[in-house]
Context: one part of a larger RNA
């Protein structure tokens, strides 16, 4: 010096940050992921353009947001490496022909408390499926072989536009491998059998004991193997002169987690906070037959806890998703409440004014201090307050913030000072009470009748919207 702080007095006014370091402890409501009728068929409204709606179809829901359990690991950080993948986005390239079966929605009958579900008829598609074409690609015995597609909108038309498929590249992102670094504890010294290495096979986008059979017995270890413990990394913060000692809140990169565990599907990408299954706890709804959830998103409640906020406003701006768009959706974001948590300004008034009032204090009773301090007198009006105007953020509209900052008027010193301390360290002393009591205290150490050390006054000292005082860190 510092702090994501607490607790005790006291608190005017602004700007800027930041605000569950405990219980990865349960959570009530609410809203946090939707969009595309220009892919589709139907149902409703509409006189009609044309709206609106559950479905089947496409795109995202893997991003954005939280958390810090877990992990001492190639987890990270660093600097390399390649056997790999890649939706949309860019560049340049080819092609987009003709066909075919169903199936939700929807009619009918029906089952169950309900979650939701069963048969039966029918129909669409950029839904699914052959077949031809294959420049390029894959495979290969070098003869070959294999593989693809979807159209919608505008327009009289030509076309235009958005798309569709196959191939190259890229840019961005991602797997994957490696050197080197990363606490503590030897009162853990021996550790390992898919272990360590080879060889078919299999898995994967991809290398690999990654799995698997068969062979060999190897691998690691005092340069700490294996146990234990304890911990997310890192940029960086904080403190030092530095060296280095501590930390890992906020922003920002990685990473691991989403009620505990376990598993996959879908997909370009998950083993998927707000998808899916099973197993458990746990809470809830049941007609007892079964069902439903999962705030470590944003608020908020209950608990824990010295302690840590509104169940606000807005897509106006910045980015995301989806749409040709028009828009829609976004507790991401931006504001706006609350907290002196902290960092910064900035005010509680200037300036005159000695009868050195009065009042308290001390007194050697003369007087000294409070103290220009107050009154008195003369000015300002900062912030607040009352009135008015009123933005920038928006390149043409569109402002939630906001009648906000700002500006201009108006009144009136008017509405804004506390808080720790005075024995020595270590600045700042004197009465009185009290009598080893009450009590102080960081250390030495003060109190037992003259206490500058308690407690109360009077006067001082420091800091000041703060000041003490605990606790961490250097």
């Nucleotide at each position: 010096a510092g702090c994501g702080a607490a607790c005790g007095c006291u608190g005017g006014c602004g700007g800027c940050a930041u605000g569950c370091u405990u219980a990865a402890c349960a959570c009530a409501u609410g809203c946090a992921a939707g969009u595309c009728g220009c892919a589709c068929g139907a149902g409703g409204g509409g006189c009609a353009a044309c709206c609106c709606u559950a479905g089947u179809g496409g795109c995202g829901g893997a991003c954005g947001g939280g958390u810090g359990a877990g992990u001492a690991a190639c987890g990270c950080g660093u600097a390399g490496g390649u056997a790999u993948c890649u939706a949309u986005c860019c560049g340049a390239u080819g092609g987009u022909g003709g066909g075919g079966g169903a199936u939700a929605a929807c009619g009918g009958c029906g089952g169950g408390a309900a979650a939701c579900u069963g048969c039966u008829g029918c129909u669409a598609a950029u839904a699914c499926c052959g077949c031809a074409u294959g420049a390029a690609g894959a495979c290969u015995g070098a003869g070959g072989u294999c593989c693809a597609a979807a159209g919608g909108c505008c327009g009289c038309g030509a076309g235009g536009u958005c798309g569709c498929c196959g191939a190259c590249g890229g840019a961005g992102g991602a797997g994957c491998c490696u050197g080197c670094g990363u606490u503590c504890g030897a009162u853990u010294a021996g550790c390992u059998u898919g272990u360590u290495g080879g060889u078919g096979g299999g898995g994967u986008a991809a290398u690999g004991g990654c799995c698997u059979a068969c062979c060999a017995a190897g691998g690691c270890g005092a340069c700490g193997a294996u146990c234990g413990a304890u911990a997310g990394c890192u940029g960086g913060u904080c403190u030092g002169a530095g060296a280095g000692g501590a930390u890992g809140a906020u922003c920002a990169g990685c990473c691991a987690c989403a009620c505990u565990g376990g598993g996959a599907c879908u997909g370009a990408g998950a083993c998927a906070c707000g998808g899916c299954c099973c197993a458990g706890a746990c809470u809830c709804c049941u007609a007892c037959g079964g069902g439903a959830g999962g705030c470590a998103g944003c608020a908020g409640u209950g608990g824990g806890g010295a302690a840590u906020a509104u169940u606000g406003g807005a897509c106006a701006a910045u980015g995301g998703g989806g749409g040709c768009a028009a828009c829609c959706c976004u507790g991401a974001u931006c504001c706006a409440g609350c907290a002196a948590u902290g960092c910064c300004g900035c005010g509680u008034g200037g300036a005159u004014g000695a009868a050195g009032a009065a009042g308290g204090u001390c007194u050697u009773c003369g007087g000294a201090u409070u103290g220009u301090a107050a009154a008195g007198u003369c000015c300002u009006u900062u912030c607040g307050g009352c009135g008015g105007g009123g933005a920038c953020g928006a390149u043409g509209a569109u402002g939630a913030c906001g009648g906000u900052a700002c500006c201009c008027g108006c009144a009136g010193a008017a509405g804004a000072a506390g808080c720790c301390c005075c024995g020595g360290c270590u600045a700042a002393c004197u009465u009185c009470g009290u009598g080893c009591c009450a009590g102080c205290a960081g250390c030495c150490g003060c109190g037992g009748u003259a206490a500058u050390a308690c407690g109360a006054a009077g006067g001082g000292g420091g800091c000041u919207a703060g000041c003490g005082u605990u606790g961490c860190u250097c």

About this RNA: The prediction has a mean pLDDT of 89. Predicted 3D model of a 474-nucleotide part of an RNA (small-subunit ribosomal RNA, 5' domain) from an uncultured bacterium. Rfam family: Bacterial small subunit ribosomal RNA.